[in-house]
RNA sequence: ACAGACGCUGUUGGAGAGUGGCGGGGCUUCCGGCCCCGCCCACCGAAGGGGCAACCCGCGGGCGCGGCCCGCGGCGAAUCUCUCAGGUUCCAGGACAACAGGGUUUCC
Numbered sequence: 001a002c003a004g005a006c007g008c009u010g011u012u013g014g015a016g017a018g019u020g021g022c023g024g025g026g027c028u029u030c031c032g033g034c035c036c037c038g039c040c041c042a043c044c045g046a047a048g049g050g051g052c053a054a055c056c057c058g059c060g061g062g063c064g065c066g067g068c069c070c071g072c073g074g075c076g077a078a079u080c081u082c083u084c085a086g087g088u089u090c091c092a093g094g095a096c097a098a099c100a101g102g103g104u105u106u107c108c
Base pairs, nucleotide, nucleotide: 004105005104006103008101009100010099011098012097013096018041020040021039022038023037024036025035026034027033028032042088043087044086048084049082050081051080056074057073058072059071060070061069062068063067
């Protein structure tokens, strides 16, 4: 150098759940419809965030003692779980995946 790992940018794909109720404001072609905000109820999990199993480590105790068992503590993952945040027509967002570009890092 290449591959790999990490993250950045672009393109594509990308699920779930109420176009709920009430109030206020704005737009309007002013019947009507649309948008935003607040509160309430019901839901969703795939922005983000929180939680933990085994393994391993430390301490204490026990035993049949080169190890094993129990308790406490530490480290410790997710698409699991919580539902804080976010979301529940479209748009936007969206974990993750593919492709492309370039960046950092790594072995000889």